[in-house]
């Protein structure tokens, strides 16, 4: 750099001692002991293997190489859409009517990040 995935899953164990959740802002976890290491566990990307179809894909099984094991990649971070889902401001009008804009929520996509395989 390319590509796939990121809504599920996983210990009331041992060591060890203060910080951790990538970044920023939040919001959280943490001496009822974090991060980390070991063991255990989860999953099945690569791998092996059986079958189907045969461009190469799909399905089952196993777990050798990785990975993961608080919170959706904890949330937001840029753009779009919706604006009867909520709130605010505002124009016209006699009017319980007709519009415009903004914020939040929800949804979609991107960016960033993580992991696998090249």
């Nucleotide at each position: 750099c390319u590509u796939a995935u990121c809504a599920a899953g996983a210990g009331c164990g041992g060591c060890g001692g203060a910080g951790g959740g990538a970044c920023a802002g939040g919001c959280c976890c943490u001496g009822u002991g974090a991060u980390g290491c070991c063991c255990g566990g989860c999953a099945a990307c690569c791998u092996g293997u059986a079958g189907u179809a045969u461009a190469u894909a799909c399905u089952g099984c196993a777990a050798g190489g990785u990975g993961c094991u608080a919170a959706u990649u904890c949330c937001u971070g840029c753009g779009g859409a919706u604006c009867a889902c909520g709130g605010g401001c505002u124009g016209c009008g006699g009017a319980u009517g007709c519009g415009g804009c903004c914020c939040g929520g929800c949804c979609c996509g991107a960016a960033a990040g993580a992991u696998g395989a090249g």